[in-house]
Context: one part of a larger RNA
RNA sequence: ACGAACGCUGGCGGCAGGCUUAACACAUGCAAGUCGAGCGCCCCGCAAGGGGAGCGGCAGACGGGUGAGUAACGCGUGGGAAUCUACCGAGCCCUGCGGAAUAACUCCGGGAAACUGGAACUAAUACCGCAUACGCCCUUCGGGGGAAAGAUUUAUCGGGGUUUGAUGAGCCCGCGUUGGAUUAGCUAGUUGGUGGGGUAAAGGCCUACCAAGGCGACGACGCGUAGCCGGACUGAGAGGUUGGCCGGCCUCAUUGGGACUGAGACACUGCCCAGACUCCUACGGGGGGCUGCAGUAACGAAUCUUCCGCAAUGCACGAAAGUGUGACGGAGCGACGCCGCGUGUAGGACGAAGUCCUUCGGGAUGUAAACUACUGUCAGGGGUAAGAAAGUUCUGAUCUACCCCAGAGGAAGGCACGGCUAACUCUGUGCCAGCAGCCGCGGUAAUACAGAGGUGCCGAGCGUUAGGC
Numbered sequence: 001a002c003g004a005a006c007g008c009u010g011g012c013g014g015c016a017g018g019c020u021u022a023a024c025a026c027a028u029g030c031a032a033g034u035c036g037a038g039c040g041c042c043c044c045g046c047a048a049g050g051g052g053a054g055c056g057g058c059a060g061a062c063g064g065g066u067g068a069g070u071a072a073c074g075c076g077u078g079g080g081a082a083u084c085u086a087c088c089g090a091g092c093c094c095u096g097c098g099g100a101a102u103a104a105c106u107c108c109g110g111g112a113a114a115c116u117g118g119a120a121c122u123a124a125u126a127c128c129g130c131a132u133a134c135g136c137c138c139u140u141c142g143g144g145g146g147a148a149a150g151a152u153u154u155a156u157c158g159g160g161g162u163u164u165g166a167u168g169a170g171c172c173c174g175c176g177u178u179g180g181a182u183u184a185g186c187u188a189g190u191u192g193g194u195g196g197g198g199u200a201a202a203g204g205c206c207u208a209c210c211a212a213g214g215c216g217a218c219g220a221c222g223c224g225u226a227g228c229c230g231g232a233c234u235g236a237g238a239g240g241u242u243g244g245c246c247g248g249c250c251u252c253a254u255u256g257g258g259a260c261u262g263a264g265a266c267a268c269u270g271c272c273c274a275g276a277c278u279c280c281u282a283c284g285g286g287g288g289g290c291u292g293c294a295g296u297a298a299c300g301a302a303u304c305u306u307c308c309g310c311a312a313u314g315c316a317c318g319a320a321a322g323u324g325u326g327a328c329g330g331a332g333c334g335a336c337g338c339c340g341c342g343u344g345u346a347g348g349a350c351g352a353a354g355u356c357c358u359u360c361g362g363g364a365u366g367u368a369a370a371c372u373a374c375u376g377u378c379a380g381g382g383g384u385a386a387g388a389a390a391g392u393u394c395u396g397a398u399c400u401a402c403c404c405c406a407g408a409g410g411a412a413g414g415c416a417c418g419g420c421u422a423a424c425u426c427u428g429u430g431c432c433a434g435c436a437g438c439c440g441c442g443g444u445a446a447u448a449c450a451g452a453g454g455u456g457c458c459g460a461g462c463g464u465u466a467g468g469c
Stems, first nucleotide, its partner, number of pairs: 004465005011341005018333001025296002028294003033058003038055002041052004065252001067250001074177007083169002088165008096130004106119005136145003150157003178224002185215003190212008227249004231242004254275005277288004305331001307330003313327001314325004344374004354365004378410001380405004387399002413458005418439003424453005434441002
């Protein structure tokens, strides 16, 4: 010094932290929605208006969790060129004319369910075609290619192309980054080239052919261990150890594989396949994934509430009002840690009682108590509503200033006392029972065991243990 645990003890508050073990398995609820100012329907209603699923848009790639894997361009640091970037800012230009469908709804079916088939109908900012092209792309420099969407009602919000910025991301390189040589040789897409493919993009990234290279005692290859860093702990420093909380990066999401959509994923609460496990079933077939927040079982020395609120901050959507948000803000639990406060204050005897010691004279506990006079922190009861709020209105989950009331009442322990090391006597025990960090104590006078009185240290804590310096 600690994410601690254990023993004894335990009054209050502030701030922070709380499964280090089984990346073991999970009941239940919640954790990602939003937009009617894109669209057509259905229901309630006299209307205004409200509600519902569906098509469509944006968001679900963020936020939150974990450390399994990874010794690697993963991370740190310093560079680089062959790239993309939704939303946002700036500049320039455009927004013309058409078309065919399909959910919903209706009808008819299948199924235990999950769900699903057929027919007919309809809308759009969904889909398609034509036109146009400042700039854009390709080009043999002749030319060729390619866009858009409207809405509400008079002012906005939009749509398309392109340039640039910002932000974010992908890629490459130098250097640094654990242990052991009782691991010494490793390598066929392997190393390089050419053609082709692929990507947003360089590249054996992939493929065909050609060459035979490439790495290694400056430790290759294999094995063990491990997420990395800013930092943290310690130390005079050098260094050693460490990476929990907070921040940055990486990684994973039951195990393994795969792509789809998209600006962005190979996608924790999306899709498909396979495996294990588990649940439902009418046996035909289906559902699930807490390493989100709570919570359960289990493991373990050990780690919390199935709480409140979107009021604040932030994020998503929306023109906005607003809606959502187990992010977050709070409360709860446990002395787990740090810090603050209290458990009274003043007076009060040559000094009560009790207890302990005694040379029996006395000494100690000790102003300590009693008693007298006060005080009111904290805790308790009552009142009030200023403030945290800055917003035009509106809005406080939670916390609380301030005022009044009563009464010393409700609040002290733990460890040690042989030396190191601060603090000594009596009794019991008799190498027994026991103590112990080291030296060592105990065999009849034990300051070292056990109890008591006294004393020392710290104090809502005190000791012990583990590991670090």
The part of an RNA shown here (small-subunit ribosomal RNA, 5' domain) has 469 nucleotides and comes from an uncultured bacterium. The coordinates come from a structure-prediction model, not an experiment, and the mean pLDDT is 86.